Notes: This is a predicted structure of a 1522-nucleotide RNA (small-subunit ribosomal RNA) from Thermospira aquatica.

RNA sequence: AUGACGGAGGGUUUGAUUCUGGCUCAGAGCGAACGCUGGCGGCGUGUCUUAGGCAUGCAAGUCGAUCGGCAGCGCAGGUGUAGCAAUACACUGGGCGGCGAGAGGCGGACGGGUGAGUAAUGCAUAGGAAUCUACCCAAAGGACGGGGAUAGCCUGGGGAAACUCAGGGUAAUACCCGAUGAUAUCGUAAGAUCAAAGGGGCGUUUGCCUCACCUUUGGAUGAGCCUAUGUCCCAUCAGGUAGUUGGCGGGGUAAAGGCCCACCAAGCCGAAGACGGGUAGCUGGUCUGAGAGGAUGAUCAGCCACAAGGGGACUGCGACACGGCCCCUACUCCUACGGGAGGCAGCAGCCAAGAAUUUUCCGCAAUGGGCGAAAGCCUGACGAACGGCGCCGCGUGAGGGAAGAAGGUCUUCGGAUUGUAAACCUCUUUUGUAAGGGAAGAAUAAGGCGAGGAGGGAAUGCCUUGCUGAUGACGGUACCUUACGAAUAAGCCCCGGCUAAUUACGUGCCAGCAGCCGCGGUAAUACGUAAGGGCCUAGCGUUGCUCGGAAUUACUGGGCGUAAAGGGCGCGUAGGCGGUUUUGCAAGUCAAAUGUCAAAGACCACGGCUCAACUGUGGGGAGGCAUUUGAAACUGCGAAGCUAGAGUAUGGUGGAAGGCGAUGGAAUUCCCGGUGUAGCGGUGAAAUGCGUAGAUAUCGGGAGGAACACCGAAGGCGAAGGCAGUCGUCUAUGCUGAUACUGACGCUGAGGCGCGAAAGCAUGGGGAUCAAACAGGAUUAGAUACCCUGGUAGUCCAUGCCGUAAACGAUGCACACUAGGAGUUGGCGGUUUCUGUUGGCUCCGCAGCAAACGCGUUAAGUGUGCCGCCUGGGGAGUACGGCCGCAAGGCUGAAACUCAAAGAAAUUGACGGGGGCCCGCACAAGCAGUGGAGUAUGUGGUUUAAUUCGAUGCAAAACGAAGAACCUUACCAGGGCUUGACAUGUACUGGACUGGUGGUGAAAGCCACUUUUCCCGUAAGGGACUGGUACACAGGUGCUGCAUGGCUGUCGUCAGCUCGUGCCGUGAGGUGUUGGGUUAAGUCCCGCAACGAGCGCAACCCCUGUCAUUAGUUGCCACCCGCGAGGGGAACUCUAAUGAGACUGCGGCGACAAGUCGGAGGAAGGAUGACGUCAAGUCAUCAUGGCCUUUAUGUCCUGGGCCACACACAUACUACAAUGGUCGUUACAGAGGGAAGCGAUACCGCGAGGUGGAGCAAAUCCCUAAAAGCGGCCUCAAUACGGAUUGGAGUCUGCAACUCGACUCCAUGAAACCGGAAUUGCUAGUAAUCGCAGGUCAGCCAAACUGCGGUGAAUACGUUCUCGGGCCUUGUACACACCGCCCGUCACACCACCCGAGUCGGUUUUUCCUGAUGCUGGUGACUCUAACCGUGAGGGGGAGGCCAGUGAAGGAAGGAUUGGUGAGGGGGGUGAAGUCGUAACAAGGUAGCUGUACCGGAAGGUGCGGCUGGAUCACCUCCUUA
Repeated sequence: AUGACGGAGGGUUUGAUUCUGGCUCAGAGCGAACGCUGGCGGCGUGUCUUAGGCAUGCAAGUCGAUCGGCAGCGCAGGUGUAGCAAUACACUGGGCGGCGAGAGGCGGACGGGUGAGUAAUGCAUAGGAAUCUACCCAAAGGACGGGGAUAGCCUGGGGAAACUCAGGGUAAUACCCGAUGAUAUCGUAAGAUCAAAGGGGCGUUUGCCUCACCUUUGGAUGAGCCUAUGUCCCAUCAGGUAGUUGGCGGGGUAAAGGCCCACCAAGCCGAAGACGGGUAGCUGGUCUGAGAGGAUGAUCAGCCACAAGGGGACUGCGACACGGCCCCUACUCCUACGGGAGGCAGCAGCCAAGAAUUUUCCGCAAUGGGCGAAAGCCUGACGAACGGCGCCGCGUGAGGGAAGAAGGUCUUCGGAUUGUAAACCUCUUUUGUAAGGGAAGAAUAAGGCGAGGAGGGAAUGCCUUGCUGAUGACGGUACCUUACGAAUAAGCCCCGGCUAAUUACGUGCCAGCAGCCGCGGUAAUACGUAAGGGCCUAGCGUUGCUCGGAAUUACUGGGCGUAAAGGGCGCGUAGGCGGUUUUGCAAGUCAAAUGUCAAAGACCACGGCUCAACUGUGGGGAGGCAUUUGAAACUGCGAAGCUAGAGUAUGGUGGAAGGCGAUGGAAUUCCCGGUGUAGCGGUGAAAUGCGUAGAUAUCGGGAGGAACACCGAAGGCGAAGGCAGUCGUCUAUGCUGAUACUGACGCUGAGGCGCGAAAGCAUGGGGAUCAAACAGGAUUAGAUACCCUGGUAGUCCAUGCCGUAAACGAUGCACACUAGGAGUUGGCGGUUUCUGUUGGCUCCGCAGCAAACGCGUUAAGUGUGCCGCCUGGGGAGUACGGCCGCAAGGCUGAAACUCAAAGAAAUUGACGGGGGCCCGCACAAGCAGUGGAGUAUGUGGUUUAAUUCGAUGCAAAACGAAGAACCUUACCAGGGCUUGACAUGUACUGGACUGGUGGUGAAAGCCACUUUUCCCGUAAGGGACUGGUACACAGGUGCUGCAUGGCUGUCGUCAGCUCGUGCCGUGAGGUGUUGGGUUAAGUCCCGCAACGAGCGCAACCCCUGUCAUUAGUUGCCACCCGCGAGGGGAACUCUAAUGAGACUGCGGCGACAAGUCGGAGGAAGGAUGACGUCAAGUCAUCAUGGCCUUUAUGUCCUGGGCCACACACAUACUACAAUGGUCGUUACAGAGGGAAGCGAUACCGCGAGGUGGAGCAAAUCCCUAAAAGCGGCCUCAAUACGGAUUGGAGUCUGCAACUCGACUCCAUGAAACCGGAAUUGCUAGUAAUCGCAGGUCAGCCAAACUGCGGUGAAUACGUUCUCGGGCCUUGUACACACCGCCCGUCACACCACCCGAGUCGGUUUUUCCUGAUGCUGGUGACUCUAACCGUGAGGGGGAGGCCAGUGAAGGAAGGAUUGGUGAGGGGGGUGAAGUCGUAACAAGGUAGCUGUACCGGAAGGUGCGGCUGGAUCACCUCCUUA
């Protein structure tokens, strides 16, 4: 310079919000496995489990140029036979090529496998000194002379075999001795000691070359040893260690060393974690991550360890040796039972295990290794096969093609979509098939030919070099060419949100899905299928595991007032941190240089395979460790100083600070005495209790214990717990003033030590009050409680334990800095009604902080130092272990399992047996009732063939129903019909249809007969109608009001409900709408971070009431008239159209407002129902989605039922009588209705009614008589009240009054004498009372309903209480919203855990016994014995043996630890609808919580002390503003 590199969140707690906090998802990765699917190639990779066991084959041999040799193969040569010979055959033949077995050498310590063990005898990094190193390189020197054996072989013997014994021969580069010998070794020196081997080639006459050999030095390589640092979890592992630590002296080793031994000393290691337990090969690297980190240690590479389990040595340069030896053990195999053999964690392969991991392949062609002089031989190292196991690459076609085909699916039935997709046309040929060609990987091979170089007498030889020169498992593979033909080639998962992609059908909390939230109970985008769509693609999903997201262990980078989290408080050890000046050193720190951190990998650049994966070459930096040099600001260390931190002395001062001793009065209780008499006491009310044996009350005297009113406070003191009459004494501390002194002496504080309320424990006192437990009385469903009467421990003292609390400011200690204001308590000062300064206590508040609440110089702000603590909820402060305690118990303190939350603060509601204000026939004050009787009606229940259905607290029940004998009618029984009782369409048919007659029948219906012959017409036909057939379809009061529309009820005619903009708050939200007044009213006024607006209120509408104008019939008025008719009038009544009228004017009060009070005036009612609530009501008014039914759940008919009747409820009527009944008599209404109707006058009937028919489609006629009123009688009686019930006789309606109508007359004459608990309506023309009309309707069960008028009251002090509602505020663990939530025992099921008499194992340890092989030491009696010495006998030496030591395995006893199992016991967790209660959340109905003690089925209760994380009212104090 180029290049490279770099950080995302989402779902889920709530009605909603913010925060805390867990769970979960999206990403990347893997030696993977499983499911579905599968065309090809390249490069990698492949028992992660049983270091379980292994059949078979192979994996380490080689050298004849070391040796004796010749078993086997082959050849010369020789002999024999036939033969002259060639030749053939036989025998012989180490002479030759070679070579089995053997001796000898080198190699089997490499290569290959595995990870059991190992937490350090390991590994990584950096160093070190007391060592060895075969082969290799360099250098120097040597290689002389002898000797004795032994295998093979032969002979003989033993054995099933493996193998072995004896005798006889033999060779060497095997073995031994001697010589020589250094700069080697030992020694100060003298001196002593230690070697050797030959083979091949050539030349020849004593030589050259080469390979071996010996000694020594140096190197290289490899190995051994030592040191420092780093290297997982558990402290519920805290003390460990006797060769242990060191020394002296030995031994041993290649080498330092307790490595080993004798002796001496008593050390050594450890909270910076020894010892113990668990787990684990370590590293380069790999995966992930922005990084820091976290996880991991397959393949490749380095190191280590191991080779069936354990031990041991031998050989050797090297081993305590994977394919060597010995022994023990387990297992397997052979056996003649005597004895033997074996070790795949080498490559293949087999069995087992397991979710799971390959061929019993080919080849040494290449690379590498062993031996050899070499050729060469050997080589499961290595190169090939199989598997989508992974990464990378390629393909399954390309272009055109709308009738937008068919089919599928959906549909609003129009269409949409699949979809240019297919068909069809044109083109291409990677791949495939066939054929042909065809590699690279292979060259410095050996050898041959030639050239050159140094030395040597020459040549061979040796070195350099040119030419030539054999060899391919893969494999006829890669690759190339040609031909053919779209031909041979697409799946998997998903589609509710997160998360890209939707519809239909099926199913109906079933079947099922699910990573989290969660889907499914009849319209499922979530289950299953289909269609369509989305993602990825020869793969796709699932499961498992790792990192990430997770700042969710926070070094980078978190927290602790209330969410989890400050130790109850102090003193203080280690440790950590530490004021100021100068100077030195250079440990930390900083800089530079050097070395190293293997290769591979990662990164970059450029290359090679067509690309890529893969791979080659080159390059580079951070960073670690070490060494050297340098710097000196900061930290550190050393020295010398300073005074601001800290402390000491001195003057003053405050205090419930502590210990001990003394002392005082009031009160309670008890005792004695007096007075005195019937009660006292206690409660919501009572009772237990005390009292005529004299209480309570009261007076006097006495005893005893405990606590200290007022002062007293927001006050004071103390480290905390805590501390209160007064006096004395001892002790400690704070504050303050001014000076002097010491000179950093400081801060914090793991362990440790001490203090530590109440309760409790021990011993001894004391005991007045109060009071757990206990007893009794109440309350209650119960009451192991709350209340009452008693009452024991205890409460008090001394001494000793305990060591915990809401031990709280839920706020660790110390220091510094950062606006103010107010009060109070101490000290000091000044210019003293004021002010300054300093130490405490308390309140408000700026900045800042905080999720918010809040904190705010006494911080929860800004910083520093140190300590403690937290990491989801439950299980659990539990279990086990340890420590402490007399005990109670305390401290430390888990896991399995289970849930997706648990939680904090604040918001809006709702609720409260919380508070404040206000309203309403809500209460109160009144009037009349209901509840009792009889009857009517409705409902429940029961009954029934059916008693159709709906409505069910208020807000169902004289409701749907403003009319159930048939009909209605939906129900039941029976009888019928099936394109249908009703609609539309298509095709066919007839000429009619209608009508008439007959049969059968309960009718519907069925059957038969008959009459008649439609309309239009352009004459083809069309229309209407009929019939039966076929098909679409009709029909359904069948289901779902929890799929819906519409309509309605209710809160409630209550005064509320919202919006825009602005402002406040992170936000949900708030403000406005709250406040002061006022109103029927969110009505209006004033104020105000709000300003406006909308839906509601009010008004506008209708009726009524006053007036005016207009109009005048059928109404009104007057006259004529007997009445009527007719004529007249328009002032009044009335009718009905228009208009006016009412606004609060006046006075008082009030803020001059709104308004209110007074009185003049006066007018009452209807319609009108905000946002919403109740899944309120209605699928049976109607409409409607879906489902169901179709000779029936449709439709027609007859009869029955809806009217039943032990009973219960609701609503009414009639009454119980004299304010009445009855008889008589007589006025005045309003509003309605009337043609299949109202029906007059008249006549008949006791009457209902009948006959008859005038008038009237109505201000004209009719219904139509109003009733209460007035008079007579009745005189308190179940009656002249009351009228039920029943008998008889009738009338009317209607096809039809039996079930089942109304009315009339005669007779009958029930209950009931004013109504328990409880409860309803009504505030004025109202209640009460009286009648009238209408709708429905043939008639009517109407006493109902809807209207109309007549007569016409009483009472309201007031808002305490009941009910309902509105506003504000407060608490909340409620939000399905108190009909909420929720606790514990008990019962049942399942799950994991703890204890447990024991019992069965694993691991480990101590002691003792026994002790294989081997090694070491000793011995050298006994046996055997080649090399040396000796002439010899013999000697020397050696081997066996024997003894000792060491010591694996084994045995016995004891201990530690851990696991399995275990009768039974214990609590815990989980589980739609079990039992008992009601503890908590509101003042939760006794405020709650808490430590402790006692008690109780259970939640829990009570005592003592503590806390506020308690509501409410009052008072006090303080703050803010005025």

Rfam family: Bacterial small subunit ribosomal RNA.
RNAcentral holds the sequence, with entries from ENA and SILVA.